The prediction has a mean pLDDT of 84. Predicted 3D model of a 1409-nucleotide RNA (small-subunit ribosomal RNA) from uncultured Synechococcus sp. It matches the Rfam family "Bacterial small subunit ribosomal RNA". Its family is annotated with ribosome and structural constituent of ribosome in the Gene Ontology.

RNA sequence: AAUGAACGCUGGCGGCAUGCCUAACACAUGCAAGUCGAACGAAGGCUUCGGCCUUAGUGGCGCACGGGUGCGUAACGCGUGGGAAUCUGCCCUCAGGUUCGGAAUAACAGCGAGAAAUUGCUGCUAAUACCGGAUGAUAUCGCGAGAUCAAAGAUUUAUCGCCUGAGGAUGAGCCCGCGUAGGAUUAGCUAGUUGGUGUGGUAAAGGCGCACCAAGGCGACGAUCCUUAGCUGGUCUGAGAGGAUGAUCAGCCACACUGGGACUGAGACACGGCCCAGACUCCUACGGGAGGCAGCAGUGGGGAAUUUUCCGCAAUGGGCGAAAGCCUGACGGAGCAAUACCGCGUGAGGGAUGAAGGUCUGUGGAUUGUAAACCUCUUUUGUUAGGGACGAUGAUGACGGUACCUAACGAAUCAGCAUCGGCUAACUCCGUGCCAGCAGCCGCGGUAAGACGGAGGAUGCAAGCGUUAUCCGGAAUUAUUGGGCGUAAAGCGUAUGUAGGUGGCUUGCCAAGUCCUUUGUCAAAGCGUGGGGCUUAACCCCAUAACGGCGAGGGAAACUGGUAGGCUAGAGUACAGUAGGGGUAGGAGGAAUUCCCGGUGUAGCGGUGAAAUGCGUAGAUAUCGGGAAGAACACCAGUGGCGAAAGCGUCCUACCGGGCUGUAACUGACACUGAGGUACGAAAGCUAGGGGAGCGAAUGGGAUUAGAUACCCCAGUAGUCCUAGCCGUAAACGAUGGGUACUAGGUGUUGACCGUAACCACUCGGUCGGUGCCGUAGCUAACGCGUUAAGUACCCCGCCUGGGGAGUACGGUCGCAAGAUUGAAACUCAAAGGAAUUGACGGGGGCCCGCACAAGCGGUGGAGUAUGUGGUUUAAUUCGAUGCAACGCGAAGAACCUUACCAGGGCUUGACAUCCUGCGAAUCCUGCCGAAAGGUGGGAGUGCCGUAAGGAGCGCAGAGACAGGUGGUGCAUGGCUGUCGUCAGCUCGUGUCGUGAGAUGUUGGGUUAAGUCCCGCAACGAGCGCAACCCUCGUCCUUAGUUGCCAGCCUUAAGUGGGGAACUCUAGGGAGACUGCCGGUGACAAACCGGAGGAAGGUGGGGAUGACGUCAAGUCAUCAUGCCCCUUACAUCCUGGGCUACACACGUACUACAAUGCUGCGAACAAUGGGCAGCAAGCAGGCGACUGCAAGCAAAUCUCAGAAAUCGUGGCUCAGUUCAGAUUGUAGGCUGCAACUCGCCUACAUGAAGGAGGAAUCGCUAGUAAUCACAGGUCAGCAUACUGUGGUGAAUUCGUUCCCGGGCCUUGUACACACCGCCCGUCACACCAUGGAAGCUGGUCACGCCCGAAGUAGUUAUCCUAACCAUUCGUGGAGGGAGAUUCCGAAGGCAGGGCUGGUGACUGGGGUG
Repeated sequence: AAUGAACGCUGGCGGCAUGCCUAACACAUGCAAGUCGAACGAAGGCUUCGGCCUUAGUGGCGCACGGGUGCGUAACGCGUGGGAAUCUGCCCUCAGGUUCGGAAUAACAGCGAGAAAUUGCUGCUAAUACCGGAUGAUAUCGCGAGAUCAAAGAUUUAUCGCCUGAGGAUGAGCCCGCGUAGGAUUAGCUAGUUGGUGUGGUAAAGGCGCACCAAGGCGACGAUCCUUAGCUGGUCUGAGAGGAUGAUCAGCCACACUGGGACUGAGACACGGCCCAGACUCCUACGGGAGGCAGCAGUGGGGAAUUUUCCGCAAUGGGCGAAAGCCUGACGGAGCAAUACCGCGUGAGGGAUGAAGGUCUGUGGAUUGUAAACCUCUUUUGUUAGGGACGAUGAUGACGGUACCUAACGAAUCAGCAUCGGCUAACUCCGUGCCAGCAGCCGCGGUAAGACGGAGGAUGCAAGCGUUAUCCGGAAUUAUUGGGCGUAAAGCGUAUGUAGGUGGCUUGCCAAGUCCUUUGUCAAAGCGUGGGGCUUAACCCCAUAACGGCGAGGGAAACUGGUAGGCUAGAGUACAGUAGGGGUAGGAGGAAUUCCCGGUGUAGCGGUGAAAUGCGUAGAUAUCGGGAAGAACACCAGUGGCGAAAGCGUCCUACCGGGCUGUAACUGACACUGAGGUACGAAAGCUAGGGGAGCGAAUGGGAUUAGAUACCCCAGUAGUCCUAGCCGUAAACGAUGGGUACUAGGUGUUGACCGUAACCACUCGGUCGGUGCCGUAGCUAACGCGUUAAGUACCCCGCCUGGGGAGUACGGUCGCAAGAUUGAAACUCAAAGGAAUUGACGGGGGCCCGCACAAGCGGUGGAGUAUGUGGUUUAAUUCGAUGCAACGCGAAGAACCUUACCAGGGCUUGACAUCCUGCGAAUCCUGCCGAAAGGUGGGAGUGCCGUAAGGAGCGCAGAGACAGGUGGUGCAUGGCUGUCGUCAGCUCGUGUCGUGAGAUGUUGGGUUAAGUCCCGCAACGAGCGCAACCCUCGUCCUUAGUUGCCAGCCUUAAGUGGGGAACUCUAGGGAGACUGCCGGUGACAAACCGGAGGAAGGUGGGGAUGACGUCAAGUCAUCAUGCCCCUUACAUCCUGGGCUACACACGUACUACAAUGCUGCGAACAAUGGGCAGCAAGCAGGCGACUGCAAGCAAAUCUCAGAAAUCGUGGCUCAGUUCAGAUUGUAGGCUGCAACUCGCCUACAUGAAGGAGGAAUCGCUAGUAAUCACAGGUCAGCAUACUGUGGUGAAUUCGUUCCCGGGCCUUGUACACACCGCCCGUCACACCAUGGAAGCUGGUCACGCCCGAAGUAGUUAUCCUAACCAUUCGUGGAGGGAGAUUCCGAAGGCAGGGCUGGUGACUGGGGUG
């Protein structure tokens, strides 16, 4: 785009078409073929007696047309073009004729049979019914003579008929060429088969039939068989070529309940005729009969589905008739159906406060929307009324009072359907929450769905719109036009060769192909073009054109072909050389291995990652000598050689094949390819017989392992070898069929030859053949190929057409078997695949780094305690964090509060915010109840501003908007943070390369802590990162000296006070370090190594600083926030409890286990910090915690504040201790409203585990680890935690193999959620389709036999018989009929068989989940 459509929703009109695609299923009822009285008799009726009318019957013509359907048919059925051996009623033309007779019969009448259908007997009668004679040719037969064959009249006066012949027209029969489905898993078929002769038969040729003879005929150019199917003009589609289709209309064919048969006839083997058989239905008096809608309507049934039991013969056409006319479900019309096509309408113009309502919303508005309302206008359509056709050339109109015209009325009566994620025009809200659902493909839906459902809006089409089904297109996705085969599917394993296809140069002829021209035909309709008619269109009419097909005639001769010649460039032969693991057979050889014998010799050998099994004191291994056997041939040896491929390797001999080079003597296209066919064909395997050293499936043993039917080891059978035969496959690979020609080169190598040169040649140059590498043009999706093509062309063969199922099943062929070859389908998926790219990954590679390992030091893991977590428990043990990167984390501090949890008690505009109204100033004191919140009373008290109305602030009450939520979602978010990682990376612009993804830059050579820098380079630059700039510590200078400092001077108990400004220190500003200098290395670079100087040296130490990104990482409980949820509660207030539980498990810490220690006494040295609801000196009390009094200090001034390890000295002497301190008891102190659950501290007493911690694991590279103490934040109180501060102060680093993490380059990849990936097979379960299967049950086909209806033909001794002939009148003959019988013969029966379905216990694999 289309449809004979159907379904869903909807539906105004007209025109014009179409309407059982399924059950060729069954059919009630009515109609669809009659007509002629001018062929005939008769009966009845009427009569004006002139006749007329009606009809059953005889007779004629018609019923073979028209109408229906598509069962069958793969065929001369159809289409197209030809042909000869034919017939043709009615029609037309021409010629001739139309004469004389005869016998019957229906109707009718009578008598019968039967239920009926129907029918018997007797009698009468007519004809255009039937018969005989005559005539008779341009008829027929015959060589001829000759023979044979016809007729019908009617009405009325002019025709119509009848007979014979010739011709025409029309129609029909027959034959042939070509064309006209699929299957080879159908390869052979055929006995009347093929042909001949004869004969029969037919309208006619013919095996059409029969007899005889011959053995043919068809088939790979697809016979036979199976399946499917009416064919065509055309129709739909397509640019075309094609593909699909064969409704309506038209031509042909076939059929008429199924099967068979003939009769009549011009024509039938006959839709509305006959006979028979069968099935079915109906009637029946059970004896017997009737029927055939695939005609028009209609009914049932089937189905997704297809109409009225209508009107009329008015038109067109048909039958009959002389005609009038009759008949006509053909046809003309109407009805039903949006079934299709076409046309028209449902109003037009104006109309913005852009109304209301709806929807959305950033609440401003937007949109629906000029849409409506409203104003003006029109009347197609509609309704009513009036007029009123064409179709009819004389009459006649079913349609039809229809089309059409006119008038009136009145916007009046008339819009839906689908879609809106992309393809694909059109977007939002709500609901739902992987549910419900959608879906053509991709795919949507798991709480913000433009994809589901609804709504608003929009888009598209419109009396329709969507869906479904089917066909074509897009699809170059079967490729003739117009595809491919190295790696995506696809080159047979290789050769040889048949048919076939294709084929070198040249001459003549032919004209098959080819081309030109003329002509016939390809019906009409349709399509195209031009006109015309309906108002237009659809529709209809007229005219006309055209490609192409087939036939015929004429012409051309370039090309193809044919034929007759010629040629030598292809091909082959000959001759001369030549290289070679080419083949077959025979013979020979040495090294090695194993075995046997002997000698020497002694304890091991062998084997492995390490071992063991095994061998060996009965003498192994090792070594020497001798012997035997089998197999394979080291070095040479080479991207070297040969062969068709498989393949071929010691040497010699024989035989055989092929190649190459040279010569150009011979043949003269002899060529190429090659469906089938044939031959060869690795390894393994099979059969038979040999052989068997080594190796070695199977097997045994030893190891390894979770296991180890493996990898490793020790043994070892088939086999490997030979002979004869089979198998016929391989990643049989260059994953690349063969041949020919053409199209740049360079460089190896191999064989032959030539030239130059030379003493010879291994120099050099050239030609031909082979074999490699690189590469131009070109090709290719890319990779790559590239004179050895995957380039450019031609010829031939083979093969491919999404993945899986499956190289499977079934069938066939081959094979001893194994199996090979040929080779599907159901079902299932939306991919499977190729090449390349970027990542990620690898028990891949290279380079490099990091407390990553190693080297060290100290820990954790064991104990006790503290703390966090899991788990458990609980009314609640609130919540979050969960590998590294949760677990002394949020929490810088839970007794109440905090607090979010639980129990109980309250409150409801609320504890908190804004707005409104009313009242009251606010506020303070106080009683009672209560656990408190709260409830309920009493009293005091009246303020500020003010324009005098009121206002601000506060409290109370009321109503409603609203508040409130630590309720949910961190997977809706912002912000913030962790982590890889302070790792060195991450990108961009322009250019270039690539079809593209992308690449280049950023890779490479060095170097660095660094993508740091240098050099090179199709790149050149740039950005975010690195580094530096910032802070701090370390040195110096300078400025300034109070609260800090004190060298010198005075002074004091004391830097205490003068004084000083030098020093320390404080805190401002500067200087300094840059590989700057020297030497070496390096590439003359960057840089590195060493050195000098320097407080500091190569980033001086530390900090802050965290690229692009990753982890849907963490946080809705800091905060903010979308959506959802709660609203007398999931809000809020209060009391008490809980977060502190405790069989356990884990993490992080503290304290220890002691003598490098503990303890007593004495003595020394810090820094950072804090302090007014505070730090507190000092004095006093207390053993002590602490208490009382109290100066100073908002701090370089006062204070916390005695630093500790350390040093000196005394004790302890290796012990569960003078170690360790848990636990518990008693008595106290402090904070606080309150220390019971549940704080801290003190004193005395008690004195647990623990004697250095298994597997495992953590931190640290220098002022670091370790160790020691101090301070601070939080805080009423509570520190083993956290954050800072200083004191003392090490050891080790060979190095980068390994573990972990990371960076760069490279490589492989079937991964991309990216190896925590992907993915294979069994088993279990469910479902689906399918193969096998004992059987069971259908269909179909042919064959054999039996029976044999109807009927044609033949035969016939039987019977019957009007016309004609003969007659003796009895009859006989001719002819006809009946019966019987023969051949054939449908249906039926019996038997075996072929093909093909269904089903089937059980069973095999396959697919999906």